[in-house]
Context: one part of a larger RNA
Molecule: large-subunit ribosomal RNA, domain III
Organism: Buchnera aphidicola (Sipha maydis)
RNA sequence: GAGUAACGAUAAAGCAGGUGAAAAACCUGCUCGCUGAAAAACUAAGGUUUCCUGUCCAACGUUAAUCGAGGCAGGGUAAGCCGACCCCUAAGGCGAGGCUGAAAAGCGUAGUCGAUGGACAACAGGUUAAUAUUCCUGUGCUUGAAUUUAUUGCGAAGGGAGGACGAAAAAGGUUAGAUUAUCCAAGCGAUGGUUGUCUUGGUUUAAACGUGUAGACGUGAAUAUUUAGGAAAAUCCGAAUAUUUGUUAAGUUAAGGCGUGAUGACGAGUUAUUACGGUAACAAAGUAAUUGAUACCAUGUUUCCAAGAAAAUUCUCUAAGCAUCAGAUAAAUUCAAAUCGUACCACAAACCGACACAGGUAGUUAGGUAGAGUAUACUAAAGCGCUU
Numbered sequence: 001g002a003g004u005a006a007c008g009a010u011a012a013a014g015c016a017g018g019u020g021a022a023a024a025a026c027c028u029g030c031u032c033g034c035u036g037a038a039a040a041a042c043u044a045a046g047g048u049u050u051c052c053u054g055u056c057c058a059a060c061g062u063u064a065a066u067c068g069a070g071g072c073a074g075g076g077u078a079a080g081c082c083g084a085c086c087c088c089u090a091a092g093g094c095g096a097g098g099c100u101g102a103a104a105a106g107c108g109u110a111g112u113c114g115a116u117g118g119a120c121a122a123c124a125g126g127u128u129a130a131u132a133u134u135c136c137u138g139u140g141c142u143u144g145a146a147u148u149u150a151u152u153g154c155g156a157a158g159g160g161a162g163g164a165c166g167a168a169a170a171a172g173g174u175u176a177g178a179u180u181a182u183c184c185a186a187g188c189g190a191u192g193g194u195u196g197u198c199u200u201g202g203u204u205u206a207a208a209c210g211u212g213u214a215g216a217c218g219u220g221a222a223u224a225u226u227u228a229g230g231a232a233a234a235u236c237c238g239a240a241u242a243u244u245u246g247u248u249a250a251g252u253u254a255a256g257g258c259g260u261g262a263u264g265a266c267g268a269g270u271u272a273u274u275a276c277g278g279u280a281a282c283a284a285a286g287u288a289a290u291u292g293a294u295a296c297c298a299u300g301u302u303u304c305c306a307a308g309a310a311a312a313u314u315c316u317c318u319a320a321g322c323a324u325c326a327g328a329u330a331a332a333u334u335c336a337a338a339u340c341g342u343a344c345c346a347c348a349a350a351c352c353g354a355c356a357c358a359g360g361u362a363g364u365u366a367g368g369u370a371g372a373g374u375a376u377a378c379u380a381a382a383g384c385g386c387u388u
Stems, first nucleotide, its partner, number of pairs: 013031006032385004040365003046345002050343001051075006060068002080141002082341003087118002092113003098107003122139005142337011153322002158317004166304004172297003177291005183202005188196001204265002208260004215253003220245008229237002266286001269282005305308001351360002367379004
């Protein structure tokens, strides 16, 4: 220079009360404003206690601070079903033997690891200051073991089936949701009107089990016989023949709906009480129509060429073997289901950017009016007014 620039998005504040030494900024209330395919909600990565409560204000906070993601102390994360682990494999890694190399080591078979994929059983309500598909209440489901009863050809690291898959497009059936009506409850307006075709609020309910529908596949299906293939075997698969029956079938698959779940829960509100934050008890109606998805049927259908994982769970077949046993199937009862994660932030003041930084950050949900629309404008739920 200079008490100058600046104090980090122009979304915006105002009033009253409270606390306090002190209040523009903290708390409460009433207005106002902003976001609303987000500036809301859930969640992965990452962070690692930042979460909740009490207390404190030196430093940190671009100002003050009674406040805080700051200091101090205490508290908080509950699972057979969510995720991981476990079972399975992909790219890729490691790799008994093996091959190569002077060695170090390189490659690689069997195998063994390895999710970003396959397989795999839980929903509704309530509750805490802070957790909840984890606790509680109610109602379910899965796997394994033991025992009992009944029936009985069981048996694999092997065979077969299946799992099992591309892109684009179109049409249909549904539901979530939304809107309106119905029904229920309350109200009758400080100032002209408002008993009415009035106003306001509510009209919610899962998994599971039963039924098996719209639809999809199906030019075959069932039975019997034969059989040079499936590294051995096979009653299985494949192939062939015959008979019967279909070609709108049998069979398989499949949203949704309906019933049970539910004489339950929730529920506007009412009553009582209160430290005015809440707490307790009781509890009405709880139906229909229209519209309607990018969600489900659907790994479907059609078309196209660049021709679109594997293995296990699963079903089935036998080999060795065992056959009064063991094993298998069905039902019932009892028991078991370990370990790890679970708080909180998550388009952000908590992650990556030296900062409480106008930057960056995968996925999910997707209300209303106008609109082709996830554009745009206004708005609901919800959240904020961006620390001078």